The RNA shown here (SAM riboswitch aptamer (S box leader)) has 90 nucleotides and comes from a mouse gut metagenome. The RNAcentral record of the sequence draws on MGnify. The prediction has a mean pLDDT of 81.
[in-house]
RNA sequence: CUUAUCAAGAGUGGCGGAGGGAACGGCCCGAUGAAGCCACGGCAACCUGCCUCAGGCAAGGUGCCAAUUCCGGCGGAAGCGCAAGAUGAG
Repeated sequence: CUUAUCAAGAGUGGCGGAGGGAACGGCCCGAUGAAGCCACGGCAACCUGCCUCAGGCAAGGUGCCAAUUCCGGCGGAAGCGCAAGAUGAG
């Protein structure tokens, strides 16, 4: 850069100490301990494997485990689309 998806789903302990939720504005989460790291666990988006193959199973590779990508941005009456972002594959 291209492409697919983004309304679902998923924790406990230890270390750590004040931040975090992409950016900006809100609004949230946080000493009943934030970010980060470690251990074990879980979820199942993509890749991979298997099957009775529009589907189902597994959980090996990435990934993920507060809130619709938390909401808002731009266009539109709205449905929706676009931008930006995240993840996988090439």